Record summary: Bacterial RNase P class A from a Clostridia bacterium, 365 nucleotides, folded computationally. It matches the Rfam family "Bacterial RNase P class A". Rfam links the family to the GO terms dimeric ribonuclease P complex, tRNA processing and ribonuclease P activity.

């Protein structure tokens, strides 16, 4: 200097104006206000309730070894297996006067991937090809006997090696991403958990008051008519309509409200231990808490990126093309996305930028 590889970080900044939510304040006002994934809800926990979470059966999950952790199916280190390829190097071919260029093949790293417990017990399966796929068995060939024969051969028994098919041919075969066995772990439901306060209406319980008089019908509950009483038709009269329940207290539950709610396996800095994941000690800090759901909008300046025009240099087949930046002007910036009880992971989405690890190669000293 080149080529590859793996990982970490940022996610525009500042100012002004107008708004939203929370907290503090009598008020003016002050302070704070989304993410690396807040997402998918796929694993693991905290927390809450159920019945104290204990045993058995059933079911589910995980599976190299050691370690980390609150825990994990996550992470770290190591082993084993599989697998690349860049630059480069080597070989071959082509083009070229040559330097060299192009193509093909091969080799090589850091890396990438891995449902990597057990074929010991039992069951099951092993495509195609092959006679035969775990039961045994004889397709071709050789040797030794036997039988038949049209003398070409055919049938049958025993033995021994080889051939052929196939991923595997009898061997302590292979497959558990088939059941199974072994080991370890797992009670269930979830903040719409759960706790508290508590309307209207309709049920429940208790107490009090009321359900008038007459006639007819009916065994009766009751029905009809008249009178009376009460209520309504905005005040009064007439007239009309309605009338058997009303009041109070208690209790459960609903709407609604409050808590749970953000101080936590927390963050930052320094030091120690460890290859590492991680952990220990000391100091400092408080950093959204809404709840039909706030965290926004506008303007200006600066920074970055992209596009267009101009400028500069070169080329031109005059259409334009290539290159350049402490240059000028204009325009755009839509990355993915958005808390909802809280954490640790995994997975997925993501414009642009910055930094680093490791490995290989080339040249020079």
């Nucleotide at each position: 200097g080149g080529a590859g590889u793996c990982g970490g970080c940022c996610a525009g900044g500042c100012a002004g104006c107008c708004g939203c939510u929370a907290u503090g304040g009598c008020g003016a006002c002050a302070u704070a206000g989304a993410g690396g994934a807040a997402a998918g809800u796929c694993c693991g926990g905290g927390c809450u309730c159920c019945g104290c979470a204990g045993a058995g059966c059933g079911g589910g999950a995980u599976g190299c070894a050691g370690g980390g952790u609150a825990a994990c199916g996550c992470c770290c280190u190591g082993g084993c297996g599989c697998u690349a390829u860049a630059a480069g190097c080597g070989c071959g071919c082509g083009c070229g006067c040559a330097a060299g260029c192009g193509c093909g093949c091969g080799c090589c790293a850091a890396g990438g991937c891995g449902a990597c417990g057990a074929a010991g017990a039992g069951g099951g399966c092993c495509a195609c090809a092959g006679a035969g796929a775990c039961g045994a068995g004889u397709c071709c060939u050789g040797g030794c006997a036997g039988g038949c024969u049209u003398c070409g051969g055919c049938c049958c028994g025993c033995c021994a090696g080889g051939g052929g098919u196939g991923a595997a041919a009898c061997g302590c075969g292979g497959c558990a991403a088939c059941c199974u066995c072994c080991a370890u772990c797992c009670g269930g439901a979830g903040c719409a958990a759960c706790a508290c306060c508590a309307a209207a209406u309709a049920g429940g319980c208790a107490a009090g008051c009321g359900u008038g008089g007459c006639a007819u019908g009916g065994c009766g509950a009751c029905a009809u008519g008249c009178c009376g009483c009460g209520g309504c038709c905005g005040g009064c009269u007439c007239g009309g309509c309605c009338g058997a329940g009303c009041u109070u207290g208690c209790g459960g539950g609903u709407a609604g409200g409050u808590g749970g709610c953000u101080u936590g396996a927390g963050c930052c800095c320094g030091g120690g231990g460890g290859u590492g994941a991680c952990u220990c000690c000391g100091g400092g800090c408080c950093u959204a808490g809404a709840g039909g759901a706030a965290u926004g909008g506008c303007u200006g300046c600066c920074a970055g990126c992209c596009c267009c025009c101009g400028c500069c240099g070169g080329g031109u087949c005059c259409g334009c093309c290539c290159g350049g930046g402490c240059c000028g002007g204009g325009g755009g910036c839509c990355a993915c996305a958005g808390a909802a009880c809280c954490c640790g992971g995994c997975u997925u989405a993501u414009c642009g930028g910055c930094c680093g690890u490791c490995u290989c190669c080339c040249g020079c000293u």
The coordinates come from a structure-prediction model, not an experiment, and the mean pLDDT is 76.